[in-house]
A computed fold for a 117-nucleotide RNA from uncultured Crocinitomix sp., annotated as SAM riboswitch aptamer (S box leader). The coordinates come from a structure-prediction model, not an experiment, and the mean pLDDT is 79. It was read from a public genome assembly, where an Rfam model found it.
RNA sequence: UACUUAUAAAGAAAGGUGGAGGGACCGGCCCUUUGAAACCUUGGCAACCGAACUCAUGUAAAUGAGGAUAAGGUGCCAAUUCCAGUUUGACACAAUUGUGUUAGAACACUAUAAGAU
Numbered sequence: 001u002a003c004u005u006a007u008a009a010a011g012a013a014a015g016g017u018g019g020a021g022g023g024a025c026c027g028g029c030c031c032u033u034u035g036a037a038a039c040c041u042u043g044g045c046a047a048c049c050g051a052a053c054u055c056a057u058g059u060a061a062a063u064g065a066g067g068a069u070a071a072g073g074u075g076c077c078a079a080u081u082c083c084a085g086u087u088u089g090a091c092a093c094a095a096u097u098g099u100g101u102u103a104g105a106a107c108a109c110u111a112u113a114a115g116a117u
Base pairs, nucleotide, nucleotide: 001116003115004114005113006112007111008110013042014041015040016039017038021031022030023029025085027083028082043077044076045075047074048073049072053066054065055064056063057062081106086105087104088103089102090101091100092099093098
């Protein structure tokens, strides 16, 4: 961070500083002076990454297992990613391809990790 891949209906607190915003974005709808954002301390959750070394296969590169539910590195700890947006189907209304309801699709957007640049 333009890109690639994977995942996203589960899970997870308290205190201090602070003093009005926050939930990415538009629209809704929520949280918040019974204290928002941000920062600090401790605690927790568990998505991805996670060595040396040992064993097996192999000419080798490498692959698999153990080490390891690792230590640790990021991340996260209101509401389904809060709903919705893109798109497909079904139903209803309307009347000329629109509106609503509903069931899907990681489809769009976003977030996180690893890779890559």